[in-house]
């Protein structure tokens, strides 16, 4: 994903950042700032210092003297500058992360295998000599850099000797300690030191001062120790790839030697052949490691900027020198690349130091100030040096803090936006009033960060000492701040200078209008946009955060989505095809020992910073300080002994062995049997056989098929045969025999944990396939032919080769499935079956009751997403193995390996999608099955489709042919009636508050009517006539003008209401409560019967109810009562013989109303004692009597904006309104619906009979007259049971026609008329005369109808001036159904589904 549940991926909300980009930007504090090119670098600076180690030693300037006025000398400058010798430092500090998967790092140990300058402590010494050399002078080479020769000279430079010898080397002895070794004491032999310098003093010595003396300081040498730092070794820990499985010759070890501060193959010679590796060697890829940082509830995951520890590196590669320390960032040498200088011969250089430049890049700062502080080097010190560092500058890059004002203020101002036009909102927001003063601005004041030196005094120590030096204290003096006139404080003025960004469809807080119209665009995912967009763009409003806000990138989280904490594998991804067994993992009972794991206590360490907690300092916070915690699978010591491990001893229940049994398609080898098939021989026999849905190919007259007999061959074993047996799986089936594996039962004895699992390995492994050689009856890929078909490389048929069979060898896969790995234990039952066995009973066997093992069904707990599983678990636990991590790409590619090949095993990625998939649910669907219904089929009758005409539609045409309706369910439909009107269309002529409505303002008095002119008319112009009421204010009515507005059959039926069609008068559609289900949902409504019906009955976790069905209401069929005029007339009288007339009556018909009647009520049979069905009686009518009205939940975005209503849009001198004429009536054509026919069941003529239901005053109209007729004249009667339309027609009777395009048929056309109407030309109906077309029963196909129905016959009505073959009604005459297999539609339950806009 989906209506549900679960699986599963994708996505979002959180936090973080050395960030970047977009828009915006007030202040301050604290931090941070090349993640890319370890790319190349101009320039400046970043390591010097010491004269108290040593020799040399200026100049400018100033002064004095001399002078030939050119200058010279002396003093000062000054023992200064400067370079050199020498010492110490330069191995620190600072940078970077290339390399490195390593003892590099972390942690914990070890060095009994080591070193350590400067510093500290202790002890001792510091003696006596010598020869050089730089600087310097001079000569010389070179462009330069830089050298060479000769000469002079000093030292704490260098060298020799003396003394010391405990260190060092070496051979012994004693003690201590150890795993080895070492330490210590003693003794023998061998080797090895030094340097001065500064101050003071006369106590000692020499002595006149003074020093070689003394003394203080500093330095030097040796030894021992400390501290600090370093080196080396080891355990453990932290990346990926097995599509890297084997690696290694100084390699592994030994001996001798060398080398180092030091162990060591570190190096070397010889000897041995080892060493490492599935607990991942070797190889490849990537990477500095850590404290920490980010995230997370944690476990983890990611990361290793800034700060701190370690390592590595310094243009690239290599090498050593010096030194305590380097194989040395600002040292050297060599080689290389690059850059620069050059006189072309040669030289110089190394920013991964601080700034800075170019380049790269999405991207990262000033060529700043200062040594004032902290720290470092040198020095006795003053001091010098220090791009370490302290500060400032740039950057919203981050964190933290502050501000952009506060209070009042409703007329809820204006403006904006929205609006249902009432209002709402922006919004106390603003204006306005009062107030405050953080920051920024101006003025004034103004720190802390700063100690130290010198002198003096007091006192301490050394000393002979009141010198001197030194420690402490005090006093005095002097000097020092980069930041910076900064922080901070005070004053002034002033709301004045300071708000943006993102979002508002759901997730996710926040909605409206306009524009746009699948366009432009948005989008993290789902997804928005095709004319009413809360999703695009703008606006208003709202939400969020805020000097920031969004976006992008990255990390963790959510993600239990790699699952240790904390997942799974029957069907969602996932059990290896099966066994055997190696390593490994796990392992029964008892005792003892041990102490590996485990647990406890103490102890060491776990740097600082960070985190946590407490307190404190900056006004707070960030930040900083102090203290305390916390942090390890770490080390040491001591202890415990349950469990684990280990060692020892034992046990029997796990496992195995033994004895005795029986079961079995277990395996393998050899033999053997019958049936069938086919071939073949002979015989009989004749025309077909065979095959299929139907055929054909094929076989057969050369004799098939069929039948009989004989012979041959190969393969397979019918029945028995069974959710029966055996086997690890694949698999195994005639019978007999040989060999052989396993399981089971019973028995008691034996072994004594010997067990389970099992990565690799090894073996077995259906079918197909491959190799070699056989075999081949049947079957049968490929192939051929015949059919089928649109095609048919298929399904069907006829043939047919590999193959199927055997032997040997390969292959190694299957839906190799129970889609369920193996082992052990535990956890309700019931019932079959197979093998064995015990008990009871029995003469015996089975039945019966048990036990063990196998194999099934059912079922409870439990489990499961559900389905289901359920002692043969998918339950509850333990052990081991295999496997999974979204779909596709793909079991593909590459690599490896196996194979003769086919191919197998192992097995990715790019890219792409937001799903893919499981189970269950409800529907719809099925050329699935079941039950049932319907003019659905069938049985019939009559049509349509052919003809002519009518009518509607399409198309075409047209100025216009107005519009709508399109399968059923558009098409004689809207339209119950287009000549004008209607009318919406076209052409032309006109009007603009309008043909129509309401309101308001002004003005007038009419309106109506008449006449005349123009005009096609509308209309315009002119003339005449002309108001009412009144409380006198005005009101009513009408016309004109202006304004609000009217108007629109203009668009959207996919914005709508209402109405309607359709499924369908089908029997269905739901609800409440309860119950079941995790849920969607189910139940009820299913089931058994029955019905037209979810109609009723019975049953049932359901019980009830609603809308439908039915019933009630209308009509019709029978009848009673009451009522009788206009209806009727039995009886009376009259009669013109007509209920016609009179009186009369309401009996009958009839009319209108009210009742009654029918309910499966009664009887019988069937049925479940039901519902009901069937039959019968009675009855006018019988099972709903017939007909109509009545249409459930819903479906079709069905139809209608042109009935009406209505949102939005459009139009407003026109898309509105009026008028004339035209059009809707066109006509190569196509379709639908009808009428009339094609004739004799008929036409024509004559005569004659019987309805119902309607309608009539603008009307129906009789009699009578005229006309052939349509009709005209006429006007009685009738507002209707009274009069009229009105003749019903088919029918019946008689005559004629005689099968013909006719006496059928009537189209078309000509002529003449009638009627309606203002008007029949376009374009009406009817009548008469004449004309007399097509058509002789209609292809494929298709429609209606089940009873007073179809068919047929006429009558009436609505609309309407006129116009009916249409529509709506009415009556007259009056026919067939075995049945439900099939077609169509529908209902119910069921089944399948990968469909759900649902099979079109």
């Nucleotide at each position: 994903u989906u209506g549900u549940c679960g699986u599963g991926g994708c996505u979002c909300a959180g936090a973080a950042c050395g960030a970047a980009c977009g828009c915006u930007g007030g202040c301050g504090g604290c931090g941070u700032a090349c993640u890319u090119a370890a790319c190349a670098c101009a320039u400046g600076c970043a390591a010097g210092u010491c004269g108290g180690a040593c020799g040399a030693g200026a100049a400018a300037g100033g002064g004095c003297a001399c002078u030939u006025c050119g200058g010279u000398g002396c003093c000062u400058g000054a023992g200064u500058a400067u370079a050199g010798u020498g010492g110490c430092g330069a191995a620190c500090g600072g940078g970077u992360g290339c390399g490195u998967a390593a003892c590099a790092c972390g942690u914990a140990a070890g060095c009994a295998a080591u070193c350590u300058a400067c510093c500290c402590c202790g002890a001792a010494c510091u003696c006596c000599g010598g020869g050089a050399u730089a600087a310097c002078u001079u000569c010389u080479c070179g462009a330069a850099a830089g050298g060479g020769g000769a000469g002079c000279u000093a030292a704490c430079a260098c060298c020799a000797a003396a003394u010391a010898g405990u260190u060092c080397c070496u051979a012994g002895u004693g003690g201590c300690u150890u795993a080895a070794a070492g330490c210590u004491a003693u003794g023998g032999g061998g080797g090895g030191a030094a340097a001065g310098u500064g101050g003071g003093c006369c106590u000692c010595u020499g002595a006149u001062u003074u020093a070689a003396g003394c003394u203080c300081g500093u330095g030097g040498u040796u030894c021992g120790g400390g501290a600090u730092g370093a080196g080396c070794u080891u355990g453990c820990g932290g990346u990926c790839c097995a599509u890297u499985a084997g690696c290694u010759u100084g390699u592994u070890g030994g001996u001798g030697g060398g080398g180092u501060a030091a162990c060591g193959g570190c190096c070397u010679a010889c000897c041995a052949a080892g060493g490492c590796a599935g607990c991942g060697a070797u190889g490849g890829a990537u990477a500095g490691c850590u404290g920490g940082u980010c995230u997370g509830a944690g476990a983890g995951g990611a990361u290793g900027a800034u700060c701190a520890g370690c390592c590595a590196c310094a243009c690239u590669g290599g090498c050593a020198c010096u030194g305590a320390g380097a194989c040395a960032c600002g040292g050297g040498c060599c080689a290389g690349a690059c850059u620069c200088c050059u006189a072309c011969g040669g030289g110089a250089g190394g920013c991964a130091g601080c700034a800075g430049u170019g380049g790269g890049g999405a991207a990262u700062u000033u060529u700043g100030c200062g040594c004032a502080a902290u720290g470092g080097g040198c020095g006795a010190a003053a001091g010098c040096c220090u791009g370490a560092c302290g500060c400032a500058g740039u950057a919203a890059c981050g964190c933290c803090g502050c501000g952009u004002g506060g209070a009042g203020g409703a007329u809820g101002a204006a403006g904006g936006c929205c609006u249902u036009u009432g209002g709402g909102u922006u919004g106390u927001a603003a204006a306005c009033u009062c107030c405050u003063g953080c920051c920024a601005g101006g003025g004034g004041g103004g720190a802390a960060g700063a100690u130290a030196g010198u002198a003096c005094u007091a006192c301490u120590g050394c000393a002979a000492a009141u010198a001197g030096c030194u420690a402490u204290a005090g006093u005095a003096c002097u000097c020092u701040g980069a930041c910076g006139g900064u922080a901070c404080c005070c004053c002034c003025a002033a709301a004045g200078g300071a708000a943006g960004c993102c979002c508002c469809g759901g997730c996710u807080a926040a909605u409206u209008c306009c524009g746009u119209g699948c366009c432009a665009g948005c989008a993290g995912c789902c997804g928005c946009g095709g004319u009413a967009a809360u999703a695009c763009g703008g606006a208003a409003g709202g939400g969020g955060c805020a000097a920031g806000c969004g976006u992008u990138g990255u990390u963790c989280g959510g993600a239990a989505u790699u699952a240790u904490u904390g997942g799974g594998c029957g069907u969602a991804a996932a059990g290896g095809g099966c066994g055997u067994g190696u390593a490994g993992g796990c392992g029964g009972u008892u005792u003892c020992a041990u102490a590996u794991g485990u647990c406890c206590g103490c102890u060491g360490u776990g740097a600082a910073a960070g985190c946590a907690c407490a307190c404190g300092g900056c006004u707070c916070a960030a930040c900083c300080g102090u203290g305390u915690u916390a942090g390890g699978u770490c080390g040491g010591c001591g202890g415990a002994a349950a469990c684990u491990g280990u060692g020892a001893a034992a046990c029997u229940u796990g496992a195995g062995g033994c004895u005795g049994g029986g079961a079995g398609g277990g395996g393998u080898c050899g033999g053997u049997g019958g049936a069938a098939u086919u071939c073949u021989u002979c015989a009989u026999g004749u025309a077909g056989c065979g095959g299929u849905g139907a055929a054909a190919u094929g076989c057969g007259u050369a004799g098939a098929u069929a039948u009989g007999a004989g012979g041959g061959a190969g393969a397979a074993c019918a029945c028995u045969c069974g959710u029966g047996g055996c086997g690890a799986a694949g698999g195994c089936g005639g019978c007999c025999g040989g060999c052989u594996g396993g399981a089971c039962c019973a028995g008691u004895u034996c072994u004594g944990a010997c067990g389970c699992u099992g990565a690799g390995g090894c073996g077995c492994g259906a079918a197909a396939g491959c190799g070699u050689g056989g075999g081949u009856a049947g079957c049968a890929a490929a192939c051929a032919g015949g059919a089928u078909u649109a095609g048919a490389u298929a399904c069907c048929c006829u043939g047919g080769u590999a193959g199927u069979c055997c032997a040997c060898g390969c292959c190694g896969u299957a839906a190799a499935c129970g889609a369920u790995g193996g082992g052990c234990a535990c956890u309700a039952g019931g019932u079959g079956u197979c093998g064995g066995u015990g008990g009871u009973a029995u003469u015996a066997a089975u039945c019966c009751c048990g036990c063990c093992g196998g194999u099934g069904c059912u079922g409870g707990c439990g489990c499961u997403a559900a389905c289901g599983c359920a002692g043969u678990a998918a339950g509850u636990g333990c052990c081991c193995c295999g496997c999974c991590u979204g779909g596709g790409g793909a079991g593909u590619a590459c690599g490896g390996u196996c194979g003769c090949a086919a191919g197998g095993c192992u097995g990715a990625a790019a890219c792409u999608c937001a799903a893919a998939g499981a189970a269950a649910u409800u529907g719809a669907c099925g050329g699935g099955g079941g039950c049932c219904c319907g003019c659905a089929c069938a049985a019939g009758c009559g049509g349509u489709g052919g003809a002519g005409c009518a009518u509607g539609u399409g198309g075409u045409u047209u100025a216009a042919u107005u519009c709508g309706a399109c399968g059923c369910a558009a098409c004689g439909c809207g339209a119950a009636g287009a000549a004008c009107c209607u009318u919406a269309c076209c052409u032309g002529g006109a009007c603009u508050u309008g043909a129509c409505a309401u309101g308001c303002a002004c003005c007038g008095g009419a309106c109506c009517g008449g006449c005349a002119g123009u005009g096609a008319a509308a209309a315009c112009u002119g003339c005449c006539u002309u108001c009412u009421c009144u409380u006198c204010g005005g009101a009513g009515c009408c016309a004109g003008u202006a304004c609000a507005c009217a108007g629109g059959u203009g668009c959207u039926g996919c914005a709508u209401g209402g109405c309607u069609g359709u499924c369908g008068u089908c029997a269905g559609c739901u609800c409440g409560u309860g119950u079941c289900g995790u849920g969607a949902g189910a139940u009820g409504u299913u089931g058994g019967g029955u019905u037209a019906a979810g109609u009723c009955c019975c049953g049932c976790a359901a019980c009830g109810a609603g809308c439908g069905c039915a019933a009630c209401g209308c009509u019709u069929g029978c009848u009673c009562c009451a009522a009788g005029u206009u209806g009727c007339c039995a009886g009376c009288g009259g009669u013109u013989c007509g209920g016609c007339c009179g009186g009369g009556g309401c009996a009958c018909u009839c009319u209108a109303u009210u009742g009654a009647g029918a309910c499966u009520g009664c009887c019988g049979u069937u049925g479940a004692c039901a519902a009901a069905a069937c039959g019968g009686a009675g009855g006018a009518a019988g099972g709903u009597g017939g007909g109509g009205a009545u249409g459930a939940c819903g479906u079709c975005a069905a139809g209608u904006c042109c009935u009406c209503a209505u949102g939005g849009c459009c139009u407003u001198u026109a898309u509105g309104u009026c008028c004339a004429g035209g059009g809707c009536u066109a006509c190569a054509c196509a379709c639908g619906u009808g009428c009339u026919a094609c004739a004799a069941u008929g036409g024509c003529a004559a005569g004659u009979a019987c309805a119902a239901a309607g309608c009539g005053c603008u009307g129906c109209a009789a009699a009578c007259c005229u006309g052939c007729a349509a009709a005209g004249g006429g006007g009685a009667g009738c507002c209707a049971a009274u009069c009229g339309c009105a003749a019903a027609a088919a029918g019946c009777u008689u005559g004629u026609c005689u099968c013909a395009g006719u006496u059928c048929g009537g189209a078309u056309u000509g002529g003449a008329g009638u009627c309606u109407g203002c008007a029949a030309c376009u374009c009406g109906a009817c009548u008469c005369c004449a004309u007399g077309a097509a058509g002789u029963u209609g292809g494929a196909a298709u429609c209606g109808c089940u009873a007073g129905u179809a068919a047929u016959c006429g009558c009436a009505g609505a609309u309407c001036a006129g116009c009916a073959u249409g529509c709506u009604g009415c009556g007259g005459u009056g026919a067939u159904a075995c049945g439900u297999u099939c077609c169509c539609g529908g209902g119910c339950a069921u089944u399948g589904c990968a469909c759900a806009c649902a099979c079109c």